[in-house]
Molecule: transfer RNA
Organism: Clostridiales bacterium DTU070
RNA sequence: UGCGGACUGGUGUAAUGGUAGCACAGAUGACUCUGGCUCAUUUAGUUAGGGUUCGAAUCCUUAGUCCGCAG
Numbered sequence: 001u002g003c004g005g006a007c008u009g010g011u012g013u014a015a016u017g018g019u020a021g022c023a024c025a026g027a028u029g030a031c032u033c034u035g036g037c038u039c040a041u042u043u044a045g046u047u048a049g050g051g052u053u054c055g056a057a058u059c060c061u062u063a064g065u066c067c068g069c070a071g
Base pairs, nucleotide, nucleotide: 001070002069003068004067005066006065007064010024011023012022013021018054026042027041028040029039030038047063048062049061050060051059
């Protein structure tokens, strides 16, 4: 320098263009002499800008960070 891939709560991981889920973690409550386990409830998210569309995590484009391949 060229090409390819990844980016989603604190962490990991889903999501045919149509209500962003799940698990762990956190908080509160129940249980318990206390803690743990268990149960119930709950907080919190699409890397950034622009475009297409009635509607974008998803499609297009530009950029950023990381990883890989070639030279």